This is a predicted structure of a 350-nucleotide part of an RNA (small-subunit ribosomal RNA, central domain) from an uncultured prokaryote. The full RNA is in RNAcentral, with records from ENA. The coordinates come from a structure-prediction model, not an experiment, and the mean pLDDT is 86.
[in-house]
Context: one part of a larger RNA
RNA sequence: CUGGGCGUAAAGGGUGCGUAGGCGGCCUUUCAAGUCUGGCGUGAAAGCCCAGGGCUCACCCCUGGAAGUGCGCUAGAAACUGGAAGGCUUGAGUAUCGGAUGGGAGAGUGGAAUUCCUGGUGUAGCGGUGAAAUGCGUAGAUAUCAGGAGGAAUACCGGUGGCGAAGGCGACUCUCUGGACGAUAACUGACGCUGAGGCACGAAAGCGUGGGGAGCAAACAGGAUUAGAUACCCUGGUAGUCCACGCCGUAAACGAUGGGCACUAGGUGUCGGGGGUAUCCACUCCUCCGGUGCCGCCGCUAACGCAUUAAGUGUCCCGCCUGGGAAGUACGGUCGCAAGAUUAAAACUC
Numbered sequence: 001c002u003g004g005g006c007g008u009a010a011a012g013g014g015u016g017c018g019u020a021g022g023c024g025g026c027c028u029u030u031c032a033a034g035u036c037u038g039g040c041g042u043g044a045a046a047g048c049c050c051a052g053g054g055c056u057c058a059c060c061c062c063u064g065g066a067a068g069u070g071c072g073c074u075a076g077a078a079a080c081u082g083g084a085a086g087g088c089u090u091g092a093g094u095a096u097c098g099g100a101u102g103g104g105a106g107a108g109u110g111g112a113a114u115u116c117c118u119g120g121u122g123u124a125g126c127g128g129u130g131a132a133a134u135g136c137g138u139a140g141a142u143a144u145c146a147g148g149a150g151g152a153a154u155a156c157c158g159g160u161g162g163c164g165a166a167g168g169c170g171a172c173u174c175u176c177u178g179g180a181c182g183a184u185a186a187c188u189g190a191c192g193c194u195g196a197g198g199c200a201c202g203a204a205a206g207c208g209u210g211g212g213g214a215g216c217a218a219a220c221a222g223g224a225u226u227a228g229a230u231a232c233c234c235u236g237g238u239a240g241u242c243c244a245c246g247c248c249g250u251a252a253a254c255g256a257u258g259g260g261c262a263c264u265a266g267g268u269g270u271c272g273g274g275g276g277u278a279u280c281c282a283c284u285c286c287u288c289c290g291g292u293g294c295c296g297c298c299g300c301u302a303a304c305g306c307a308u309u310a311a312g313u314g315u316c317c318c319g320c321c322u323g324g325g326a327a328g329u330a331c332g333g334u335c336g337c338a339a340g341a342u343u344a345a346a347a348c349u350c
Base pairs, nucleotide, nucleotide: 004321005320006319007304008303012318014201015200016199017198021194022193023192025088026087027086028085029084030083031082033081034080035077036076037075038074039073040072041071042070049065050064051063052062053061054060091191092188093187094186095184096183097182098181103177104176105175106174107173108172109171110154115149116148117147118146119145120144121143125136126135162169163168206247207246208245209244210243211242215241216240220236221235222234223233258317259316260315261314262313263312266295267294268293269292270291271290272289273288274287275286276285299306300305323350324349325348332343333342334341335340
C1' cells in the first nucleotide's frame, strides 16, 4: 500500500457541535486542469524477448530489431470529474398557523410517609429472626391522640406511553429557554452530508471549599450463624447520599448495532398531527406525514437471529480490529489537588 471485517467470535469513538479535508441535486454555455486520441522528442550501454551469425554443440560472445507500460513538447476531442458564467427547485433552510411533550434553568407552594421534640391517655413489654441475641423500655417505651421541627423523595395517574444528542428527565404553579412534528407552499436558491485535530456536554462513585443531615448506609462496633465467618441475617452507625460553586471524565456510557441519503412484500398495536367518509354529537371506518412496539416474506447471517426503526441492496464520510497471555500494563508525553484518566509498547511465553 492492498485485502477481509466490526449485534453475540478481535473490532462502532459515551454523545453532540464543528475546523481542515473527503464527497456532493437538475439544466445551459464556456475553458480544457484531470481524462481520451494522434504526432514529435526522450526513455545510455549491458540485460530480458525476437531474428541472424562466431567458437565442433552448449554455456558464452557478436550484429540487428523489438520492447522499455514512463516523462516532456505539440495538435485535437468535450461525454464524465474539475474551473468560470447563468438559470432551476425536488435536497437544505426560512416564514405563517397549529397542537403534543417527566427537554433544560431558576423561583415558589402542597400533601402522604419516616424520624425527632413537647404534652395527653395508658401499662409491661417492644423490637428483631429460620430460631435467637445484641438493642430499646417502670427515669414510663411500644401503641394511640394533639401540637411542633427538619430533611429527602414525589404513591395513585403510569403505559414495550412521552421528551432529550447522549448521560438522562416524573407532585403542583409561575418566569426564562431549547428541540422535534403537522398544515400551508409565500421566501432563499445547493446554502448540503460527513468530520482527523478542536470545543462543549457527560450516570454513579470519588475529590476541594462552605452549608445541610430525616431516612438509607461503604467503613466501623456489637449480636448471631459457622469448623472458622474479616460474609450472607440482626441491632447500631460515620463518610456519603441532599444544596451551592469548582474539579474528575469514566460505566455492561448497550440496541453490546457510528452518521447521512436512496431503494426493496406485507400484517397488527400504540403516541403526536393533518385530510376525508359518516353522524345531532362522541365513536367507527379510510387515508397522508412523523415517532415507538410486536409478527413476518425476499434477501442476508456460522448460527442465533435481523428483516422499511435492516444485521437486505447501493453510495459518501468518520472511528476501530488483525492469535491467546504478558496488558489496557511498563516507560515517556498530556491532563488532574488527588484518586487516577488518556495515548500506548516490548522482552518472554503458549